[in-house]
RNA sequence: GCUGGCGUAGCUCAACGGCAGAGCACCUGUUUUGUAAACAGGACGUUGGAGGUUCAAUUCCUCUCGCCAGCU
Numbered sequence: 001g002c003u004g005g006c007g008u009a010g011c012u013c014a015a016c017g018g019c020a021g022a023g024c025a026c027c028u029g030u031u032u033u034g035u036a037a038a039c040a041g042g043a044c045g046u047u048g049g050a051g052g053u054u055c056a057a058u059u060c061c062u063c064u065c066g067c068c069a070g071c072u
Base pairs, nucleotide, nucleotide: 001071002070003069004068005067006066007065010024011023012022013021018055026042027041028040029039030038048064049063050062051061052060
């Protein structure tokens, strides 16, 4: 230099172009002498960034940034 993959909640990961979700973690409550566990509830996201297509984009297209792999 070229090619491909990945980037979404604190972490690990989902998500036919049509309300952004799950598990763990966190907070509150119930339970307990207390803690843990269990149960109930809650909060949490500029979907890496910028443009484009579309009525509508996490999803499709272009550029760009970061990480990983391959080729040279």
Predicted 3D model of a 72-nucleotide RNA (transfer RNA) from a Candidatus Omnitrophota bacterium. Its mean pLDDT, the model's own confidence on a scale to 100, is 81. Rfam family: tRNA. Rfam classes the family as a transfer RNA.